[in-house]
Context: one part of a larger RNA
Molecule: small-subunit ribosomal RNA, 3' major domain
Organism: uncultured bacterium
RNA sequence: UGACGGGGACCCGCACAAGCGGUGGAGCAUGUGGUUUAAUUCGAAGCAACGCGAAGAACCUUACCAGGGGCUUGACAUAUAACUGACAGUCUCAGAGAUGAGAUCUUCUUCGGACAGUUAUACAGGUGGUGCAUGGUUGUCGUCAGCUCGUGUCGUGAGAUGUUGGGUUAAGUCCCGCAACGAGCGCAACCCCUAUGGUCAGUUGCUAACAGGAGAGCUGAGCACUCUGGCGAGACUGCCGCCGACAAGGCGGAGGAAGGUGGGGACGACGUCAAAUCAUCAUGGCCUUUAUGUCCAGGGCGACACACGUGCUACAAUGGCCGGCACAGACGGAAGCGACUUUGCGAAAAGGAGCGGAUCCUCGAAAGCCGGUCCCAGUUCGGACGGCAGUCUGCAACUCGACUGCACGAAGUCGGAAUCGCUAGUAAUCGCAGAUCAGCCAAGCUGCGGGGAAUACAAAGCCGGGCCUUGUAC
Repeated sequence: UGACGGGGACCCGCACAAGCGGUGGAGCAUGUGGUUUAAUUCGAAGCAACGCGAAGAACCUUACCAGGGGCUUGACAUAUAACUGACAGUCUCAGAGAUGAGAUCUUCUUCGGACAGUUAUACAGGUGGUGCAUGGUUGUCGUCAGCUCGUGUCGUGAGAUGUUGGGUUAAGUCCCGCAACGAGCGCAACCCCUAUGGUCAGUUGCUAACAGGAGAGCUGAGCACUCUGGCGAGACUGCCGCCGACAAGGCGGAGGAAGGUGGGGACGACGUCAAAUCAUCAUGGCCUUUAUGUCCAGGGCGACACACGUGCUACAAUGGCCGGCACAGACGGAAGCGACUUUGCGAAAAGGAGCGGAUCCUCGAAAGCCGGUCCCAGUUCGGACGGCAGUCUGCAACUCGACUGCACGAAGUCGGAAUCGCUAGUAAUCGCAGAUCAGCCAAGCUGCGGGGAAUACAAAGCCGGGCCUUGUAC
């Protein structure tokens, strides 16, 4: 100087408290441990591993595997030398396929070669090991308010000062003081979205007036309104009062769509954890080279006495079921979205308009409202499990897909110790879309909107953090 203290003082945070809803019990989904296995590929490990890498494991992916079937300059790259004129495509045969055999077709040329193959040599290849050799990237403390430097001054020195103190702030934010004076990286602002006007523009959007029409912005017409998206305005403690040190600022008020950082995002200082990643990629040295490389069929990554994490669905009447009637936002669409018609109880099928889309489609959102029914039961709750019959994708759904119909109807009556999230358009609740994607194990993730709460007295104690101070044998 730090670090630490079951030392002290001050302060902050869904840290506690106040409240609302969960998890822990059940069934199922998913990840992990363990066990099993020929293999159940590998990584991630308190917070900060465990619906994580994986935003798509039937084959492929795939890295794993018993016994295998093949290749060895190789599946892929560059170069040299020699030789050949084919290779590829199509068809036939053998085979599980890789592959092999045969048939067919056989290139251009400036004659150097191009292209392809064979042989030989350099070499290729490795998701093999080391993240404790590394780059890059990322997590975390933490969007916490800190971390430093130049010069000066003090100290023998390590160092100190500045950065401490009095106030204040979300903030080392600002003010005042001060042997300090300045500066840098952070904070804030500049960027994006959102909340309100204005202006410009008016189709694919809109419809107040006029006209047509049975009706529909459907048509004429219009660009007022909604909306779209470019520009610009607006918020700055600017104004008033009080408090404060005449400061910074705080409290209240006016005006205002918005008020004191309006709400949200992007943005993460010096550093910590030899944190994570050699399996995104790159890379040192090590290992391997008829194999630890590479091609192929099949299997496995999906096993199952158990244990844990994360979720979904429930246990019902603020509910279940049936019928009728409404109202979003954001995204996506050509090997696509598919209206509409017909067939089917249905999943879907047969046709198929329009649309590369403010035009057409996905798209009739659901919770909700109205009416009916059930009458507190293991039920008209709940839907697991297995049965039968089907639909679709795909070369192929046995291991191992999703969906539909009929029948089957399990556990479960609100969950021990313990534990998690959330302070407002938030929680809880309701559905919709997208990426990946042939299909899908998505109940995941990322977004979107609908309707929409309760509570915060307080600051003792728990957890984490900041500043000052004190003790120390570190």